[in-house]
């Protein structure tokens, strides 16, 4: 140079007018008014997981269903997220992908074609027998299919063949031994050889009480009817455990709190391959509620994707023009 991988950042600039929503300050009897400051995002998206926080019961225990999840070590407030590493597949490579536990627990299933699709077979060949038909042995060879009995190769061996033996190779299992926190990896050794599907049912381990901020913040009082069991609420279900039912009056009815200080930011250091954590100093950065955060001019440019808070928070996922940047890796040239 060129073709790639891979992890970041960013998401037009400035400046002026006039508005809008919070907050202080001023100002008013309360308002209005005025001045000052701050006012989307990387996904605020879907609302798909995990948590907070709230209510139901102090949120308990068992069963089973159900539902998610599976490889190891590790992080995390948890998580189905995340890192590291290990197996497998892919790619020269950098790296990239993984629905990653069990198939000698038991049941199903495996289209079509094929003789047969898994314990029960012989369609062609092949050897034996018979004059012939047939009949019997064969699972090496062909043919069918995705997938054919499921250890290649050479030897023996057979009537023809077969792990039927027998060496070497390979296979998964099991025991050792060395490495490794572990998955596992490499090496010896034994015995061993009935396919595939668990993204079928299933089995095994793990987790999950329900409702979601319109959650909750409010309840008083009178009447009826019940008298320890009927009911009801904690709802998959059963212990357990907890309430008397209805109904009518009034209060209150969207103000106001919850609402934004927090598993928080930003910056330095450290520790760790990484995820991520300790420390320190400093910051405070939208809170509406029908729902601000937008609108006009003017200058510039490379002419601007995808979208825009509503209870917060930590991840998935899924949109996205264009702009930049670090590291790697493979070829060529050229020193």
């Nucleotide at each position: 140079g060129u073709a790639g991988a891979u992890c970041g950042c960013u998401a037009a600039a400035c400046g002026a007018u006039c508005g809008c929503u919070u907050g202080u300050c001023g100002g008013u009897a309360a308002a209005a008014c005025g001045a000052c400051a701050a006012g989307a995002g990387g996904a605020a998206a879907g609302u798909c997981c995990g948590g907070g926080c709230a209510g139901c019961a102090u949120a308990g225990g068992a069963u089973a269903c159900u539902g998610a999840c599976a490889g190891u070590c590790g992080c995390u407030a948890a998580c189905g997220g995340c890192g590291a590493c290990c197996g497998a597949g892919g790619g020269c490579a950098a790296c990239c992908u993984u629905a990653g536990g069990g198939a000698a627990a038991g049941u199903g299933c495996c289209a079509c074609a094929g003789a047969a699709a898994c314990a029960a077979a012989a369609c062609c060949g092949c050897c034996u027998u018979u004059u012939a038909c047939g009949a019997g042995g064969u699972a090496a060879g062909g043919g069918u299919g995705a997938a054919a009995u499921g250890a290649g190769u050479a030897g023996g061996g057979u009537a023809a063949g077969a792990g039927c033996c027998u060496a070497c190779a390979g296979c998964g299992u099991c025991g050792c031994a060395u490495g490794g926190u572990g998955a596992c990896a490499u090496g010896c050794g034994g015995a061993g050889a009935a396919g595939g599907u668990a993204a079928a049912c299933c089995c095994u381990g793990u987790c999950a009480g329900c409702u979601g901020c319109a959650a909750g913040g409010a309840g008083a009082u009178c009447g009826a009817c019940a008298u320890u069991a009927a009911g009801g609420g904690c709802u998959a279900u059963c212990c357990g455990u907890c309430c008397g039912u209805c109904g009518g009056u009034c209060g209150a009815c969207a103000c106001c709190c919850g609402c934004u200080u927090g598993a928080u930011c930003u910056u330095g250091c450290g520790a760790g391959c990484a995820a991520u954590c300790a420390c320190a100093a400093g910051g405070c950065u939208a809170g509406a509620u029908a729902g601000a955060u937008g609108a006009u001019c003017g200058u510039u440019c490379u002419c601007g994707a995808c979208a825009a808070a509503a209870c917060c928070c930590g991840g998935c996922u899924u949109a996205c023009a264009g702009g930049c940047g670090g590291u790697c890796u493979a070829c060529c040239a050229c020193c």
The RNA shown here (Bacterial RNase P class A) has 335 nucleotides and comes from Saccharimonadaceae bacterium (SeqCode).
It is recorded under the gene name rnpB.
The coordinates come from a structure-prediction model, not an experiment, and the mean pLDDT is 77.
Its Rfam family is "Bacterial RNase P class A". Rfam links the family to the GO terms ribonuclease P activity, tRNA processing and dimeric ribonuclease P complex. Rfam describes the family as follows. Ribonuclease P (RNase P) is a ubiquitous endoribonuclease, found in archaea, bacteria and eukarya as well as chloroplasts and mitochondria.
The source organism's lineage runs through Bacteria, Bacteria candidate phyla, Candidatus Saccharimonadota, Saccharimonadales (SeqCode) and Saccharimonadaceae (SeqCode).